[in-house]
Context: one part of a larger RNA
This record gives sequence, structure tokens and C1' cells, in this order.
RNA sequence: CUAGGUGUAAAGGGCAGGUAGGUGGUUUGAUAAGUUGAGGGUGAAAGCCCUGAUAAAAUUUGGGAGGUCUCUCAAUACUAUCAGACUUGAGUAUGGUAGGGGGAACCAGAAUUCCCGGUGUAGCGGUGAAAUGCGUAGAUAUCGGGAAGAAUACCGAUGGCUAAAGCGGGUUCCUGGGCCAUUACUGACACUGAGCUGCGAAAGCGUGGGGAGCAAACAGGAUUAGAUACCCUGGUAGUCCACGCCGUAAACGAUGGAAACUUGAUAUGGGGGGUAUCGACCCCCUCCGUGUCGAAGCUAACGCGUUAAGUUUCCCACCUGGGGAGUACGGCCGCAAGGUUGAAACUC
Repeated sequence: CUAGGUGUAAAGGGCAGGUAGGUGGUUUGAUAAGUUGAGGGUGAAAGCCCUGAUAAAAUUUGGGAGGUCUCUCAAUACUAUCAGACUUGAGUAUGGUAGGGGGAACCAGAAUUCCCGGUGUAGCGGUGAAAUGCGUAGAUAUCGGGAAGAAUACCGAUGGCUAAAGCGGGUUCCUGGGCCAUUACUGACACUGAGCUGCGAAAGCGUGGGGAGCAAACAGGAUUAGAUACCCUGGUAGUCCACGCCGUAAACGAUGGAAACUUGAUAUGGGGGGUAUCGACCCCCUCCGUGUCGAAGCUAACGCGUUAAGUUUCCCACCUGGGGAGUACGGCCGCAAGGUUGAAACUC
């Protein structure tokens, strides 16, 4: 390079925006670059294919094929370029609509812990059983008052929203996207996307706050042959907030994005229409989402199956035996921790 692949065997980038590039709807005309045809030039010899000489070879004769080559003429379906048109792709407007989508401020009630006061007395706590621990300096329990921080039971769902990470008490303000309906408008404005840029759980880091509960480390008590654990009593970072880093996860649907096509059944969330009715249901149709089961088909099987892993097209990423190794070296990034890119020897 070709080819075959990427749910689970090696392999989909964590997710998005988007540059170059690649790819691109219907139609008319022009051009003739790609493309196709004809002819000329050239394509040394050897080699390759056919062929003559020789009985057959060695050896040798004649011809042909062979090219991202070049010139001339011609063709115009497709691609391209230029000019024009179209509306179904894409977008805009208008009217509705669902939502834990995002940011900020304020507020609320349970619970927990602590503090103060009352009642009250000998235990409480914890476990498989205990002990460490707390308690006569009055605990646990209970009532009243106060403070603090964090998280929001029920609703709650197989449900909703978001690009992913993720998002759940209430109110207000600011703000992004979606879906449906109707006509109108723009007129291919599209898809993908190497680099690049942004977002990116938890843990971790820096500075300053905060610190109720929980809890790495640590201490003690148990268990045990031992117990640097599992269990228990404590407990510091951290968990929370602001700003700035880090940039990784089984970042998973282990399934990249976009488009078209291909029997269905059923449940559910959001809209619209019809039928029906006093009205609401019910019933039917339709668009968008989320699930389950399954035709054909696919698959090594498991399974997937209009939300495809089916049938096709376009673009990107990635894979090529196990270990060594996501290591070493170098580059880049980072305060560090480390991240990213990423071998070889050797070995089976």
C1' cells in the first nucleotide's frame, strides 16, 4: 500500500464546536480539465507472449503486448468549472408546548451534632460475642431554647432534560437547546472533520474561607497461627464555598457522526388532528422521544433487530499474536502528582 475488521475475541477518540481536506439534492446551458475514442511520436538491447530456423535444444529470426508519457482531432453520459433556475436537504419567521438543561440571589422544613436550661438516675453505646469509648464532675432518655454545616424523605417512574461529564426542596431574575402546528421566506447555505479550541465524574494540587455528619491516613479495642484487613470506638486530610490548576475513569450502550431504505406487536413521555360526547375518558391517524418482545436479514455464538450489530453511501478515529509495556528514551503539557505521544532488545 492492498485487504479484512472494531458490542463481548486486538480495535470507536470522554464529549462537543469547527479550520484545512474529503464528500455532496433537482434542473438548463456553456467549457472540455478529468473521462472515452481515433491517429501520429516516443517507449534502446536483453526480459515477457506469439512465431520461423534446428529432429530437439543451446543459439538465433520476425512480430506483439507493455506508459500517472507527449501531440493532434473528435465525443460530452458522468465528475469538475462557469452562468442561470428550482424546493424536497438545511436554515429563518409566526403561534403553541414539556422539562431535576445552565448561572445567580434569597427562603423553608425534617434530621444530625454541639451549647444552655428543666425533668430524671445508673447506666449508655457497640457486637456473632466482647472490649476500647462515654457516664455519679450526672451521661443515655425526655422537654424547652439557641448555634452550625451539609443534604433535600414522600412525589419518583421501567419517567424527564442535557453534547457528554451530569442534573432532584421552594421562589425570583438572567439564559441555552428541543418538540409540535401553520402558512410564509432564504435557495444547497449541507455532511464529516486531521490539526486547533472549549467542556469534561471522582480523586488530587495552589490561595483564602468553612467544617455538622461522614471519613483515606493514623490511634486504640476485637478477630486470627499472624491480621499492617474485614467488625467496633475514636479520628486528620478530604468531602462544602470562591478563584485557579489537573484532564483522567468499566468517561459503557464496552456499539463514532450524518443520510436513505427494509413486515410488525406492545408499554410509556411530549405535541397535533379526527371521531365521539353536555363534558372528560375511550377509539383512530400522525410527528418527536424512551423501553420491552420479535419478520426478514445479520452474527463464531451470545445476541442485534426502523433507537440495527439488517441493506447501502460519505467522512473521521482506531486494530494487526501474548509478555516485555502503556514501560524506557525524547518531545509537548503540568506547581506537583502525573498526563499525552510512544518504541526496542529479549522471550513464548
Predicted 3D model of a 348-nucleotide part of an RNA (small-subunit ribosomal RNA, central domain) from an uncultured bacterium.
RNAcentral holds the full RNA, with entries from Greengenes.
The coordinates come from a structure-prediction model, not an experiment, and the mean pLDDT is 86.